RNA sequence: AACGAAAAAGGCAAACCACUGCGAAAGCGUGGGACGCAAAGCUACCGGUCUUCACCCUUUUUUACACAGGGCAGACAGCGGGGUUGCCGAAC
Numbered sequence: 001a002a003c004g005a006a007a008a009a010g011g012c013a014a015a016c017c018a019c020u021g022c023g024a025a026a027g028c029g030u031g032g033g034a035c036g037c038a039a040a041g042c043u044a045c046c047g048g049u050c051u052u053c054a055c056c057c058u059u060u061u062u063u064a065c066a067c068a069g070g071g072c073a074g075a076c077a078g079c080g081g082g083g084u085u086g087c088c089g090a091a092c
Stems, first nucleotide, its partner, number of pairs: 003089002011037002016032004021028002035078001041084003045081003048076004055071004
């Protein structure tokens, strides 16, 4: 460097539950909990998925609103890839 053990030490924590928690929502935080994880550490750079309070554009309309589509914006790193940091050491 690569690889990842029915190894050791340690780590993380899905679903679900709680909170007169935060948020419009997706979702997030804290505590409990463990399905799993060798990067399930960090990072929205690429692809993807999700959200729609406000604002902008388009369609419609006399105008406006509403609905719909798009943008902007937001979320997910436990969806894939990239970047970056890192514990341990059997076998190959």
Model confidence (mean pLDDT): 85 of 100. A computed fold for a 92-nucleotide RNA from a Desulfobulbaceae bacterium, annotated as c-di-GMP-I-GGC riboswitch aptamer. The sequence was found by an Rfam model in a public genome assembly. NCBI's taxonomy places the organism under Bacteria, Pseudomonadati, Thermodesulfobacteriota, Desulfobulbales, Desulfobulbaceae.